A computed fold for a 72-nucleotide RNA from a Clostridia bacterium, annotated as transfer RNA. Rfam family: tRNA. Its family is annotated with triplet codon-amino acid adaptor activity in the Gene Ontology. It is annotated as a transfer RNA. It was read from a public genome assembly.
């Protein structure tokens, strides 16, 4: 240099073009407890950036960024 793969809450992860973007841990509040831990109930928080296709995009296409791999 060429080619391929990946990028979703703080972390891990699910998601077949139309669902309120789901779950676990963590965090916050309350309950429980003499207190802590455990346990229970509830809450906030995410689609890497830009553009395109489409009535409609996390999802399809292009570019950029970052990481990983293969190859010269």
């Nucleotide at each position: 240099g060429g080619c391929g793969c990946a990028u979703u809450u703080g972390u891990c992860u699910a998601g077949u073009g139309g669902u309120u973007a789901g779950g676990a841990c963590a965090c916050c509040a309350c309950c429980c407890u003499c207190u802590c831990a455990c346990g229970g109930u509830g809450g906030g928080g995410a689609c890497a950036g830009g553009g395109g296709u489409u009535c409609g995009a996390c999802u399809c296409c292009c570019c950029u960024a970052u990481g990983c791999g293969c190859u010269a």